Transfer RNA from an Acidobacteriota bacterium, 75 nucleotides, folded computationally. Rfam family: tRNA. About the family: Transfer RNA (tRNA) molecules are approximately 80 nucleotides in length. The family's RNA type in Rfam is transfer RNA.
RNA sequence: GCGGGAUUAGCUCAGUGGUAGAGCGUCUCCUUUACACGGAGAGGGUCGGGGGUUCGAAUCCCUCAUCCCGCACCA
Repeated sequence: GCGGGAUUAGCUCAGUGGUAGAGCGUCUCCUUUACACGGAGAGGGUCGGGGGUUCGAAUCCCUCAUCCCGCACCA
């Protein structure tokens, strides 16, 4: 340099055009002498950045960035 894959909540991930979600974690309450377990609830998101298509984009297209894999180049 070329090709492919990935980027969504604090972490791990789902969601492939029509209201952004799950598990774990965090906080509060209940329960306990207390802790743990368990139960109930709450909070947490510019969906990597920018642009385009569309009535409507996390999702389709272009571009940039970062990470992973393969190939090529370089001695």

The coordinates come from a structure-prediction model, not an experiment, and the mean pLDDT is 82.